[in-house]
RNA sequence: CGAGUUGACCGGGCGGCCGCGGUCGAAGGGAAACCUGAGAUCGAGGAAAGUCCGGGCUCCACAGGGCAAGGUGGUGGGUAACACCCACCCGGGGUGACCCGCGGGACAGUGCCACAGAAAGCAAACCGCCGUCUGGUUCGCCAGGCGGUAAGGGUGAAACGGUGGUGUAAGAGACCACCAGCGCUGCAGGUGACUGCAGCGGCUUGGUAAACCCCACCAGGAGCAAGGUCAAGAGGCGUCGGUUCGCCGGCGCUGCGCAGGCGUUCGAGGGCGGCCCGCCCGAGCCUGCGGGUAGGCCGCUAGAGGUCGACGGCGACGUCGACCCGAGAGGGAUGGCCGCCGAUCACAGAACCCGGCUUACAGGCCGGCUCGUCCA
RNA sequence: GGGCCGUUAGCUCAGCUGGUAGAGCAGGGGACUCUUAAUCCCAAGGUCGAAGGUUCGAGUCCUUCACGGCCCA
Numbered sequence: 001c002g003a004g005u006u007g008a009c010c011g012g013g014c015g016g017c018c019g020c021g022g023u024c025g026a027a028g029g030g031a032a033a034c035c036u037g038a039g040a041u042c043g044a045g046g047a048a049a050g051u052c053c054g055g056g057c058u059c060c061a062c063a064g065g066g067c068a069a070g071g072u073g074g075u076g077g078g079u080a081a082c083a084c085c086c087a088c089c090c091g092g093g094g095u096g097a098c099c100c101g102c103g104g105g106a107c108a109g110u111g112c113c114a115c116a117g118a119a120a121g122c123a124a125a126c127c128g129c130c131g132u133c134u135g136g137u138u139c140g141c142c143a144g145g146c147g148g149u150a151a152g153g154g155u156g157a158a159a160c161g162g163u164g165g166u167g168u169a170a171g172a173g174a175c176c177a178c179c180a181g182c183g184c185u186g187c188a189g190g191u192g193a194c195u196g197c198a199g200c201g202g203c204u205u206g207g208u209a210a211a212c213c214c215c216a217c218c219a220g221g222a223g224c225a226a227g228g229u230c231a232a233g234a235g236g237c238g239u240c241g242g243u244u245c246g247c248c249g250g251c252g253c254u255g256c257g258c259a260g261g262c263g264u265u266c267g268a269g270g271g272c273g274g275c276c277c278g279c280c281c282g283a284g285c286c287u288g289c290g291g292g293u294a295g296g297c298c299g300c301u302a303g304a305g306g307u308c309g310a311c312g313g314c315g316a317c318g319u320c321g322a323c324c325c326g327a328g329a330g331g332g333a334u335g336g337c338c339g340c341c342g343a344u345c346a347c348a349g350a351a352c353c354c355g356g357c358u359u360a361c362a363g364g365c366c367g368g369c370u371c372g373u374c375c376a
Numbered sequence: 377g378g379g380c381c382g383u384u385a386g387c388u389c390a391g392c393u394g395g396u397a398g399a400g401c402a403g404g405g406g407a408c409u410c411u412u413a414a415u416c417c418c419a420a421g422g423u424c425g426a427a428g429g430u431u432c433g434a435g436u437c438c439u440u441c442a443c444g445g446c447c448c449a
Stems, first nucleotide, its partner, number of pairs: 001372007009364002012341007020043005027036003045347001049358002052356005057223004064277004070218004074088005089103001090101004104214002109212002111208003126153002128149009161179006180204001182201008227298004235254008256290007269281004305324008342345001377448007386401004395432001404418004425441005
């Protein structure tokens, strides 16, 4: 210099004016509740997104038993937790830096393996090879029957180890040597997954578990439209006052009316949020029609929070100290104009809150490492 | 905001435990008819919403996106 790989960061900047949403609030008005409000201060993101996981929080449940069902999946650690992250192991790719892997079990069992092919799973004889019998023969052999054979051909994604030899009628782990793989034993290293070495064994037992299943571990259900609280309400009852005796108004309690069906110990319905048994509560429940309210406040943002430093750890991360406060709406706030500069500005915007993953993204910037070439 | 479904031919839908995707209607051609309708016969038409993975093999199984729809005060 070129090519590549990997980690982290920023994502228009500065100044002025106006506007919008929170919080505090000088001052003014008002009997009070409260209203107006100068000014100060804060005001979207790395993904706020998808809602794919995990947790906090809230409500419901929390006698027991059985069946069914969900998730995770090498090992060790981190964490509030996870399907996330870190380190390592194993397998695969790359010259390398490095990347990828839903990575337990197929000698517990069941299922499936289309088409092709003889045969697709306690293997199998289509062609071929060989033996034997019968028949034929141009003496080369040919045809048929029976039997042996997985070395060769062909089919397929996949055909029951590979090479060489012994052996045989032809062959074959039938036997031998080496190699690959599996299992067992011993030794060594490691917390462990696992690795290395030595010996032995049968000679080799296909694939699929993102098919059922088995093993180990985890998990109660629902979600802020969760939930709490205040007010109002149609109708009814009681009471007080007024009255043109038809009613009207105030206050208090309750929380609507009509119709149909099923029920009140022969028990509807509800809970144990999948189902059954069983247990508990139990006088209301369901459907239709009509009517009323469809508002305020809390939950709501100070938190597994951020920045910096020290220490421990390979690292994810943890401990300690100092400093900081950085949106909180409810018809839902971020915009507009001007000047200068870079440049014509990407993906996109909170709605209970966090930790991840995934997806979208104009462009800019910094670092580590690898390979190639050249120079010293 | 939260929860949950669906996407297959032009339209409406099947496709069960993976093995080369069908039905009805519509459109095209032919037969019947004087003609049309009805009826009968024939063929065509599908990258199964997109991408990646598991598998020999994916509409089907898994993951991530895109689009459409339903429910909850």
Predicted 3D model of RNase P RNA and transfer RNA as a complex of 449 nucleotides. Its mean pLDDT, the model's own confidence on a scale to 100, is 79. Rfam match: Bacterial RNase P class A. By type it is a ribozyme. Rfam describes the family as follows. Ribonuclease P (RNase P) is a ubiquitous endoribonuclease, found in archaea, bacteria and eukarya as well as chloroplasts and mitochondria.